[in-house]
Molecule: Glycine riboswitch aptamer
Organism: Dokdonella fugitiva
RNA sequence: CUCUGGAGAGACCGGCCGCCCUGCGGGGACGGAGCCGGCGCCGAAGGGGCACGAAGCCGCCGCCUCGCGCGAGCCGGUUUCCAAACUCUCAGGCAAAAGGACAGAG
Repeated sequence: CUCUGGAGAGACCGGCCGCCCUGCGGGGACGGAGCCGGCGCCGAAGGGGCACGAAGCCGCCGCCUCGCGCGAGCCGGUUUCCAAACUCUCAGGCAAAAGGACAGAG
């Protein structure tokens, strides 16, 4: 890269617009994908966060030449690195299609 499999969550509500009728006042049903607004959800594109552990620094302890010093231990604090299917829900998604972490085969 190709093929196959691949979950979750409103075909949500309202308006505009489009469609049909009209006595032009309005009425009707429909619209996955158009525009605006609203509430509710999902996690498996991508993205963010954290563990154990490692390293550095500081404190504590000891030493001394008393300094921006040296040494040890691995008790405390702090910084950096650091995982996920965990977590956040930014992005994305909530009929089908598309997408899809991941898995199998080539």